SAM riboswitch aptamer (S box leader) from an Acidimicrobiaceae bacterium, 87 nucleotides, folded computationally.
Of the family's consensus pairs, 88% are formed in the model.
The coordinates come from a structure-prediction model, not an experiment, and the mean pLDDT is 87.
RNA sequence: CCACCAUCAAGAGCAGACGAGGGCCGUGGCCCGUUGACCCUGCCGCAACCGACCGAGAGGCACGGUGCGAAUGCCACGCGAUGGAGG
Numbered sequence: 001c002c003a004c005c006a007u008c009a010a011g012a013g014c015a016g017a018c019g020a021g022g023g024c025c026g027u028g029g030c031c032c033g034u035u036g037a038c039c040c041u042g043c044c045g046c047a048a049c050c051g052a053c054c055g056a057g058a059g060g061c062a063c064g065g066u067g068c069g070a071a072u073g074c075c076a077c078g079c080g081a082u083g084g085a086g087g
Base pairs, nucleotide, nucleotide: 001087002086004084005083006082007081008080013043014042015041016040021032022031023030025078026077027076028075029074044069045068046067049065050064051063053060054059073079
């Protein structure tokens, strides 16, 4: 990068540093942000896709690999994200 499968209305935030844009991108809305957003770092937490472990099973656990912690993936359309297993 390609095609496949599953999920995307639940859940979970504080601190530090930075300083102006941010919510992937396009269009249109709506919203967040100098009362400091977004990103980054630390800690804490949520979830349970894969592995490990426990269990006859349903399931459990949260040790390892990911993911996630404004708003239904913010909403609509195009589309996209994450995980798994292949080429």